[in-house]
RNA sequence: AGAGUUUGAUCAUGGCUCAGAACGAACGCUGGCGGCAGGCCUAACACAUGCAAGUCGAGCGCUCUCUUCGGAGGGAGCGGCGGACGGGUUAGUAACGCGUGGGAACGUGCCCUUCUCUACGGAAUAGCCUCGGGAAACUGGGAGUAAUACCGUAUACGCCCUUUGGGGGAAAGAUUUAUCGGAGAAGGAUCGGCCCGCGUUGGAUUAGGUAGUUGGUGGGGUAAUGGCCUACCAAGCCUACGAUCCAUAGCUGGUUUGAGAGGAUGAUCAGCAACACUGGGACUGAGACACGGCCCAGACUCCUACGGGAGGCAGCAGUGGGGAAUCUUAGACAAUGGGCGCAAGCCUGAUCUAGCCAUGCCGCGUGAGUGACGAAGGCCUUAGGGUCGUAAAGCUCUUUCGCUGGGGAAGAUAAUGACGGUACCCAGUAAAGAAACCCCGGCUAACUCCGUGCCAGCAGCCGCGGUAAUACGGAGGGGGUUAGCGUUGUUCGGAAUUACUGGGCGUAAAGCGCGCGUAGGCGGAUCAGAAAGUUGGGGGUGAAAUCCCAGGGCUCAACCCUGGAACUGCCUUCAAAACUCCUGGUCUUGAGUUCGAGAGAGGUGAGUGGAAUUCCGAGUGUAGAGGUGAAAUUCGUAGAUAUUCGGAGGAACACCAGUGGCGAAGGCGGCUCACUGGCUCGAUACUGACGCUGAGGUGCGAAAGCGUGGGGAGCAAACAGGAUUAGAUACCCUGGUAGUCCACGCCGUAAACGAUGAAUGCCAGACGUCGGGUUGCUUGCAAUUCGGUGUCACACCUAACGGAUUAAGCAUUCCGCCUGGGGAGUACGGUCGCAAGAUUAAAACUCAAAGGAAUUGACGGGGGCCCGCACAAGCGGUGGAGCAUGUGGUUUAAUUCGAAGCAACGCGCAGAACCUUACCAACCCUUGACAUCCUUGGACCGUCGCAGAGAUGCGUCUUUCUCGUAAGAGACCAAGUGACAGGUGCUGCAUGGCUGUCGUCAGCUCGUGUCGUGAGAUGUUGGGUUAAGUCCCGCAACGAGCGCAACCCUUGCCAUUAAUUGCCAUCAUUUAGUUGGGCACUUUAAUGGGACUGCCGGUGACAAACCGGAGGAAGGUGGGGAUGACGUCAAGUCCUCAUGGCCCUUAUGGCCAGGGCUUCACACGUAAUACAAUGGACGGUACAGAGGGACGCCAACCCGCGAGGGGGAGCCAAUCCCAGAAAGCCGUUCGUAGUCCGGAUUGUUGUCUGCAACUCGACAACAUGAAGUCGGAAUCGCUAGUAAUCGCGGAUCAGAAUGUCGCGGUGAAUACGUUCCCGGGCCUUGUACACACCGCCCGUCACACCAUGGGAGUGGGUUUUACCAGAAGUAGUUAGUCUGACCGCAAGGGGGACGAUUACCACGGUAGGAUUCAUGACUGGGGUGAAGUCGUAACAAGGUAGCCGUA
Repeated sequence: AGAGUUUGAUCAUGGCUCAGAACGAACGCUGGCGGCAGGCCUAACACAUGCAAGUCGAGCGCUCUCUUCGGAGGGAGCGGCGGACGGGUUAGUAACGCGUGGGAACGUGCCCUUCUCUACGGAAUAGCCUCGGGAAACUGGGAGUAAUACCGUAUACGCCCUUUGGGGGAAAGAUUUAUCGGAGAAGGAUCGGCCCGCGUUGGAUUAGGUAGUUGGUGGGGUAAUGGCCUACCAAGCCUACGAUCCAUAGCUGGUUUGAGAGGAUGAUCAGCAACACUGGGACUGAGACACGGCCCAGACUCCUACGGGAGGCAGCAGUGGGGAAUCUUAGACAAUGGGCGCAAGCCUGAUCUAGCCAUGCCGCGUGAGUGACGAAGGCCUUAGGGUCGUAAAGCUCUUUCGCUGGGGAAGAUAAUGACGGUACCCAGUAAAGAAACCCCGGCUAACUCCGUGCCAGCAGCCGCGGUAAUACGGAGGGGGUUAGCGUUGUUCGGAAUUACUGGGCGUAAAGCGCGCGUAGGCGGAUCAGAAAGUUGGGGGUGAAAUCCCAGGGCUCAACCCUGGAACUGCCUUCAAAACUCCUGGUCUUGAGUUCGAGAGAGGUGAGUGGAAUUCCGAGUGUAGAGGUGAAAUUCGUAGAUAUUCGGAGGAACACCAGUGGCGAAGGCGGCUCACUGGCUCGAUACUGACGCUGAGGUGCGAAAGCGUGGGGAGCAAACAGGAUUAGAUACCCUGGUAGUCCACGCCGUAAACGAUGAAUGCCAGACGUCGGGUUGCUUGCAAUUCGGUGUCACACCUAACGGAUUAAGCAUUCCGCCUGGGGAGUACGGUCGCAAGAUUAAAACUCAAAGGAAUUGACGGGGGCCCGCACAAGCGGUGGAGCAUGUGGUUUAAUUCGAAGCAACGCGCAGAACCUUACCAACCCUUGACAUCCUUGGACCGUCGCAGAGAUGCGUCUUUCUCGUAAGAGACCAAGUGACAGGUGCUGCAUGGCUGUCGUCAGCUCGUGUCGUGAGAUGUUGGGUUAAGUCCCGCAACGAGCGCAACCCUUGCCAUUAAUUGCCAUCAUUUAGUUGGGCACUUUAAUGGGACUGCCGGUGACAAACCGGAGGAAGGUGGGGAUGACGUCAAGUCCUCAUGGCCCUUAUGGCCAGGGCUUCACACGUAAUACAAUGGACGGUACAGAGGGACGCCAACCCGCGAGGGGGAGCCAAUCCCAGAAAGCCGUUCGUAGUCCGGAUUGUUGUCUGCAACUCGACAACAUGAAGUCGGAAUCGCUAGUAAUCGCGGAUCAGAAUGUCGCGGUGAAUACGUUCCCGGGCCUUGUACACACCGCCCGUCACACCAUGGGAGUGGGUUUUACCAGAAGUAGUUAGUCUGACCGCAAGGGGGACGAUUACCACGGUAGGAUUCAUGACUGGGGUGAAGUCGUAACAAGGUAGCCGUA
């Protein structure tokens, strides 16, 4: 410090996720030791048991025990002090509760200092004794007793009150000779109470709250101020700088994270607060409204004799419960501290220790050295090796920790040590007792094998898994951490993802529709004063601990100790005066006023004009009109449409008209008048900052819509009809009502857009245009200036697109708004509205994206240019028939397998009777039919017989290989053994190779340079041209490569060479180029020539090129072929071959005979044959080319109607043979018919091949003579020696072509042209597509699940108002009862207690309201789900451009 994830790729926006640190944690696996810490976060739930606050005989009496008689000890009481500390918890509390800093009107036991006093009396009462009540707890009467308990009097330095005369108020003794006490007062210290400034969570879908409320006066009360309380008076007080209400929460020092600023948090330790079963209350006291005190009420628990009582672990342990989860019913007062006491001492679950727990932090160990070209074993392997790995073993050492034994502290200052025989030290012991967890696709360090097969599973995000998974599970290996390691949860970080530091708003989320204006914020120049902000110095405070620095102590560390720094804050004081604020002056440039001109669809009202539509009347006139893609509905013989004239009525204002004008925006358009707002220019004078923005507020605000009343020509939601369509509740057509118009009143929204808030200043220009002014002259131009409105463009900005003085630039001020997509601008609540609805505005849940700009493609029922038998123009077919063949389907034991739009279907198959053959049902073989290696034996081969369907089995006859250095070797055969063979078994989606296709289309790329943040672009685009990215020109490109073309083959012309088997002009010769002869010709086959837009003319940019012409056998690629760029289709092929992996191994291998691949209701493709007279049949007759031939082609001749048979010459082929070419031509016949067409089918008889023609061959002869009379929708081929038509040959092959590959003969028609269909190329445009339009994608419905709104209600909580009620207590009143101290001779009084009563008040009750939570039949929409249904809305002109508001 970043990384992953939206895309085909890119940049930016934006969310999600990860790597870090932390924890009072929990869970999983594992676990040796020690030190230091920590340990109910949940039920402030309920608690058994024990302990946690007592002490004092030096205050008092009584009583008991012991006694050495000196005394010692105990018990219950009275009395004193302490139980307000210490310890626990965080329920409540949003508060002067806490933090921080101040303040004045107070109290303060014990402690310290000072001064003074401590005198004289009195009356009771516990205990004890006695009599009672009660189950108990407890309690009543009587008698008598003490005090440092209680009371009175005296005294009063100082104290308190005061009318300034005066009045009032204390005490306690004890024991001993030294102290401890007691009272009053003052001061101090400590602690506490009170007040104030500032700070202290969220919500405005909580906006008003308050009646002792705010203030005053008198009084009361308190330690003390104060509405703290009361009476009266006044009507205040708080609040947008957030009152009130609701929700949540103890606050802080700190802790954690972070670079910091911040964020989160408030366990342990420390400070403060509050609480003590729940609620209320007071008493005592220095201090409480009191955790282990009291009273009352309530809930709960326990005891009970049912009458009544007892209790409060949020003390320490512990129990139950809750929960993912948190310890021992331990030891000791030795230390530190606390209470009491003169003290000894007693008490102390405070505390100090120990126990449990890897809960955390820190430290140590589980051994060290040596040890192989490297054991065994595991794993992998390309089979060689690699790796675990110096790791182990072995050898040599050590003993930390542990264990055993011995010694043994400090903590204590004289005594006292729980911890503890602990820490520590010494000796002994043996490598001996001690390693796990997670991960290994990327992020992120670390890889292989096996298993599994979208299963099982993994997953933090992206995502893995559908038969070769580095992602699942196991193993080997590796990486990380280590007595721990992972997971989960939470917090901060990364996140500049709430942005103060430090973000944004044209298109990504985001500028209010626009003005005016309140509060607020900000504000021109200059002078002076003051000093609030600001800056500097000083003082106080900022507890300790923590963090940081330095030093020190435990062997180190964690931990602890000492010191420093820091605590960024608050208060106070002194000083400064630049800036901001404040106060007082001055100024004119901001702003405004005045005067003079000017432009304008600015607004409102009234009037007025013409054109057009429609309607009405009349005339002319006749059969149609209207409307559409085409039609129909509709109108019209009752006279339409058309046309002429007249009239009525409403609405809108052609031309001018313009990125022209005006207005804040919405918006404004004939003309005239009236009223009126704003703006611009010019000029002088005046005011003197009067300004800018603007939360709330208020006004304006298109269209649609609403209310009332008018109006209504045209247009036109709804509606009706006609079309279209699968449907058509639409688009089109004919009608048509609200509405559109006017007046008044609402609504308040729009893609209300420049998707750009307002204001001010500054920052290159150029060219238009509107309004005004100035200057110059050449009088229609130029220059200049102010204000508007536009285009282009620099700097600069921007993710890019783009913006650019009218900023989206550089700055300042103010306002509004944004924070992932969906849910949703929705629900609920509030406000507004007549309603429609508007405005404000969530959450649950769900996804990993959604979105912007630009790029490359692809696509478009987008555009432009161009090409192709693509269409058109033609010729001939297919689709109809029967037959052949292939496929589907069906059938079957099997009908082997593959191929599937074009680009599968006469395809693999250039040829299934057996074989082929892979399939089926049987019979057999198991190292095998085939290969290599090893061992043994032998030749092998061959003959014959029997069984069998055969394979095979049984038997028989015969023979004994070659080389040799004589050991053996080699080929062959047989047997045996195991390694292995074998597989047309699977995967073409693991592959190689080969092939198809786009397409013989003209394209596809690279290097360097340049441009762009980048993907990419440029080049390759543009202007011409071409069959062509062919060439030329231009150009930030210059070059190059693969393609095109050419080079190759063939054909067309010529030449040269050559001349047998070819040829024959000349000379002989023959039936015959037969022979002699010849090589001129033809031909053959080798080498050359020839054609290059070379020449001429025209067009064109003087180019490339095109058009025409000449010559030429051939002319613009002469014809044909071979040749197939980068790539696409996971195209085809594992059954040609090769090959990874998987599978079978007495079988999925091998052999064999038979069957099947040849089935047959049917469907499709491709061919051949026909339907006839341009023909059929018969007879005669002519002309090819290219091929093939020895297991071959087969002549002549003979036989057969024929297929064919016999026969045998020639030929290894320019020699011989196949071999008759056919259409054609010349004759004859048939005469439009199911025929003398057509030949299917069937019967009979044959021929040939072959081991064998039954399933299942071809051919021949005779007989038979089916469908079919030119073929619906649709569809195919072909542009010249082509189509069409005619025959011939080859391969395969024993035999078996209508297929296929070749060959020649005869030999056309048509092309105006590129609108349309199909395919393709280039450029451009749009895109929400990128698996790329066979794309993407929307909504209803159906089903399942999830959360949520409404809902008759129902059940809780909180709170509030009114009333009832009134325990305990306090205060007041009262004088019923009782009464020791004082007064009084007495009566009695004073004072007190109880009782009664009044006021206040807790619990409780009744009624109403508010709010919140849960639940609810039914219901609304939403979200998510596998390949459901219906349509096709959007993205291309998405096939009616889309979108916004409204009905």

RNAcentral holds the sequence, with entries from ENA.
The RNA shown here (small-subunit ribosomal RNA) has 1447 nucleotides and comes from an uncultured bacterium.
Model confidence (mean pLDDT): 85 of 100.